[in-house]
This is a predicted structure of a 349-nucleotide RNA (Bacterial RNase P class A) from Acidithiobacillales bacterium SM1_46. Rfam family: Bacterial RNase P class A. Its family is annotated with dimeric ribonuclease P complex, tRNA processing and ribonuclease P activity in the Gene Ontology. The family's RNA type in Rfam is ribozyme.
RNA sequence: GGAGUCGGCCAGACAGUCGCUGCGCGCAAGCGUAGAGGAAAGUCCGGGCUCCACAGGGCAAGGUGCCAGGUAACGCCUGGGCGGCGUGAGCCGACGGAAAGUGCCACAGAAAAUACACCGCCGAUGGCCGGGCAACCGGAUCAGGCAAGGUUGAAAUGGUGCGGUAAGAGCGCACCGCGCCCCUGGCAACAGGGGUGGCAGGGCAAACCCCACCUGGAGCAAGACCAAAUAGGGGAACUAUGGCGUGGCCCGCACCGUUCCCGGGUUGGUUGCUUGAGGCGGAUGGCGACGUCCGUCGCAGAGGAAUGACUGUCCACGACAGAACCCGGCUUACCGGCCGACUCCUUCU
Numbered sequence: 001g002g003a004g005u006c007g008g009c010c011a012g013a014c015a016g017u018c019g020c021u022g023c024g025c026g027c028a029a030g031c032g033u034a035g036a037g038g039a040a041a042g043u044c045c046g047g048g049c050u051c052c053a054c055a056g057g058g059c060a061a062g063g064u065g066c067c068a069g070g071u072a073a074c075g076c077c078u079g080g081g082c083g084g085c086g087u088g089a090g091c092c093g094a095c096g097g098a099a100a101g102u103g104c105c106a107c108a109g110a111a112a113a114u115a116c117a118c119c120g121c122c123g124a125u126g127g128c129c130g131g132g133c134a135a136c137c138g139g140a141u142c143a144g145g146c147a148a149g150g151u152u153g154a155a156a157u158g159g160u161g162c163g164g165u166a167a168g169a170g171c172g173c174a175c176c177g178c179g180c181c182c183c184u185g186g187c188a189a190c191a192g193g194g195g196u197g198g199c200a201g202g203g204c205a206a207a208c209c210c211c212a213c214c215u216g217g218a219g220c221a222a223g224a225c226c227a228a229a230u231a232g233g234g235g236a237a238c239u240a241u242g243g244c245g246u247g248g249c250c251c252g253c254a255c256c257g258u259u260c261c262c263g264g265g266u267u268g269g270u271u272g273c274u275u276g277a278g279g280c281g282g283a284u285g286g287c288g289a290c291g292u293c294c295g296u297c298g299c300a301g302a303g304g305a306a307u308g309a310c311u312g313u314c315c316a317c318g319a320c321a322g323a324a325c326c327c328g329g330c331u332u333a334c335c336g337g338c339c340g341a342c343u344c345c346u347u348c349u
Base pairs, nucleotide, nucleotide: 001345002344003343004342005341006340007339008338009337010336012314013313014312015311016310017309018308020035021034022033023032024031025030037320041331042330044329045328046327047326048325049219050218051217052216056251057250058249059248061215062214063213064212065211066080067079068078069077070076081095082093083092084091085090096210097209101208102207103204104203105202113157118150119149120146121145122144125143126142128139129138130137131136158176159175160174161173162172163171177199178197179196180195181194182193183192184191185190223271224270225269226268233262234261235260236259237258238257242256243255245253278297279296280295281294282293283292284291285290315318
């Protein structure tokens, strides 16, 4: 100098004028002060909060799925293992079980799983033909043997080599791989070493399924309070083996007459509403996620729903997008730019 990897940050700035919402002060006019985001988004997970048994039993259904830890919890995060990709920094992975059972494996191919034989190799053995007195030799390949080589495929029953054989074959041996046992290291996933077994029924579980663990339902239009109302009346039906709160079902629990029609009536206000697993700084434990302690700060809260408009100056000319009960994540969208750590290549000293 070039090419990259990972992490973090900013998201036009300043001034003036006129507005909007909350809060405080004020009799009022008005004054003061605060006023969107890193994703406020998708609503995909997890929790708080609220109501119904503070949620209980069974079945069903759904989710998660290497190990250890973090956390209120998680499908999130951190560290580690294993596998894959990259020269590397680093990145990616639903990563339990396929001899419990069922199912699927298109096309091609001999064969896609109780394996099998199209081309091919052999024809040792039995039979056949020829020669020979015979032993035996030669030939063809009828029975038969084989799966090495070819062919198909995403995938073909361990791989390579040597021996062996009629041809072959874990048939034998060496190495690699694999299963089992033991030892060592590690909390563990797992790794390393030694021994042993010729070696296995290929793949798919984001197919059903099995195993382990987790999940009760509904949601701020939850729910609570105040006021009003559901009145009074008429008619019909069903009754405790019932109805309803409880919706996936059964049990259990709580409450009680219930349902329909006629007719009549209500749908306003307050609250929940932002102080919370909170932000910032320091110390400390931990590789880290994170924890503990101390100090400090006050940072939107509407209910047709505010956060805007105009003017001026400047620059690098400004993206995606806007709270609606709250919080932790994940995912997705995004103009430009800055900082830090690291890797590879080249050159110079």
The organism belongs to Acidithiobacillales, within Bacteria. RNAcentral holds the sequence, with entries from ENA. The coordinates come from a structure-prediction model, not an experiment, and the mean pLDDT is 76. RNAcentral records the identical sequence in 2 taxa.